[in-house]
Context: one part of a larger RNA
């Protein structure tokens, strides 16, 4: 841009894609079979491998804006307490997110037509013969079924709602953002507002802050104290920012 008004939601499925892998054990049953040795078909159940998808509750990894310990040095006049630099200085942990080695799920069942093969009926060829006419059984394979995408399927489909539209429907620009993202796009929100930040509360993590008091010559310990601090997590709350506005556009439907 199109789908002959616009918007929102829900759909059909032409067509396309992915996938459709496999072991062991138990049972049937030491049965059928077999002189014995040995040892099943069919059917039922359990549990794995590889692969695929989703997810982060658990187990772990990362986690350079979280917490703590600590070395050297510089600065804040000094003490104390902090900060800078040294690979994030080093070390011990770690939220969210993202991950796998973690968790969950998947391959099914069923139907149709067949291959090899096995048959029925049956002539040519009075017998025989699965084939010549005709009719069956039969595979991890083929087509459906099941999963994903899908109306630019221009053949542009269908349903519901709004009851709006020249007094401008609606869209875009713009702004606040996002488990969306290279950009774009997509999605949420824009004061009739919880979109982001802040703040408050909670959670999580770290592990008992600073100051003061007490004990000790001191290093240090104890108490206040599971303290203080705490990115991304969960809520609440208009304090801040989403201000104001601009551009485009509907002759055909109801």
């Nucleotide at each position: 841009c199109g789908c002959a008004g616009g918007a929102g939601c829900a759909u059909u499925g032409a067509c396309g894609g992915a996938g459709u892998c496999u072991g062991a054990c138990c049972u049937u049953a030491g049965u059928a079979c077999g002189a014995g040795a040995g040892g099943a078909c069919c059917g039922g159940g359990u549990u794995g491998g590889a692969c695929c998808a989703a997810c982060c509750u658990c187990u772990a990894g990362u986690g350079u804006a979280c917490c703590a310990g600590u070395u050297g040095u510089c600065u804040c006049g000094c003490c104390a307490g902090a900060g800078g630099c040294a690979c994030c200085g080093c070390u011990g942990g770690g939220u969210a997110g993202c991950u796998a080695a973690g968790u969950u799920g998947g391959g099914c069942a069923g139907g149709g037509a067949u291959a090899a093969a096995c048959g029925c009926u049956g002539a040519a060829u009075g017998c025989a013969u699965c084939u010549a006419a005709g009719c069956g059984u039969g595979a991890a394979g083929c087509c459906c079924g099941a999963c994903c995408g899908a109306a630019g399927a221009u053949g542009a489909g269908u349903g519901c709602u709004c009851c709006c539209u020249a007094u401008g429907a609606g869209a875009c620009u713009c702004g606040u953002g996002g488990a969306a993202g290279a950009c774009u796009a997509c999605c949420a929100c824009g004061u009739u507002g919880a979109u982001a930040g802040g703040c408050u509360g909670g959670g999580u993590g770290u592990g008992u802050a600073a100051g003061c008091a007490c004990a000790g010559u001191a290093a240090u310990g104890u108490g206040u104290u599971g303290a203080g601090c705490u990115g991304a997590c969960c809520a609440g709350u208009a304090c801040u920012a989403a201000u104001c506005a601009g551009u485009c556009c509907a002759u055909u439907g109801g």